[in-house]
RNA sequence: UCUGCGGUGGUGUAACGGAAACACAUCUGACCGGAGAUCGGAAGUUGUGGGUUCGAGUCCCACCUGCUGAA
Numbered sequence: 001u002c003u004g005c006g007g008u009g010g011u012g013u014a015a016c017g018g019a020a021a022c023a024c025a026u027c028u029g030a031c032c033g034g035a036g037a038u039c040g041g042a043a044g045u046u047g048u049g050g051g052u053u054c055g056a057g058u059c060c061c062a063c064c065u066g067c068u069g070a071a
Stems, first nucleotide, its partner, number of pairs: 001070002004067004010024004018054001026042005047063005
């Protein structure tokens, strides 16, 4: 320099172009003498900037970053 793959809550992962979900963690309520366990509830997210589209996590372009391969 080039090829391929990836970047999504605090963490690990989902998501045919049509309401971004699940688990753990966090907070809160119930239970308990208290903690823990258990049960209910809540908050919290698409790497950056553009484009296409009625509508983009998803498609296109550039950039940033990680991994892999080639020279």
Model confidence (mean pLDDT): 81 of 100.
Transfer RNA from Wyeomyia smithii, 71 nucleotides, folded computationally.
Rfam family: tRNA. Its family is annotated with triplet codon-amino acid adaptor activity in the Gene Ontology. It is annotated as a transfer RNA.
The source organism's lineage runs through Eukaryota, Allotriocarida, Insecta, Pterygota and Wyeomyia.
The RNAcentral record of the sequence draws on Ensembl Metazoa.